[in-house]
This is a predicted structure of a 98-nucleotide RNA (c-di-GMP-I riboswitch aptamer) from uncultured Eisenbergiella sp.
RNA sequence: GCAAACCAUCGGAAACGGUGGGACGCAAAGCCAUUGGGGGCUAAGGUGCUGGAUGCCGCAGAAAGCGGCGGACAGAUGCUAUGCCAGCCCGGCCGCCG
Numbered sequence: 001g002c003a004a005a006c007c008a009u010c011g012g013a014a015a016c017g018g019u020g021g022g023a024c025g026c027a028a029a030g031c032c033a034u035u036g037g038g039g040g041c042u043a044a045g046g047u048g049c050u051g052g053a054u055g056c057c058g059c060a061g062a063a064a065g066c067g068g069c070g071g072a073c074a075g076a077u078g079c080u081a082u083g084c085c086a087g088c089c090c091g092g093c094c095g096c097c098g
Base pairs, nucleotide, nucleotide: 001026002025006021007020008019009018010017011016024087030093031092032091036090037089038088039085040084041083045080046079047078048077049075050074051073055069056068057067058066059065
């Protein structure tokens, strides 16, 4: 010098970020994230899975029922970053005192 958790408030679908308070820590806890690499977090949107309304077709017909098409909508469900983490690691740039 910076400022973790936590609290308040704002933004965000969320992860998380901004501002104020607050200090766990940090000799780079300064900057860089599709303008380097790896890893991690979230899942709006997309997609899969499950369920499935109105309706249509067929069998049959007194009624009941069966099969197919179709897909509004729902889910505490799988995958996925273009979103996020630089105080996860490597790397790049700038940098105080001795």
The prediction has a mean pLDDT of 83.
The RNAcentral record of the sequence draws on MGnify.
The organism belongs to Eisenbergiella, within Bacteria.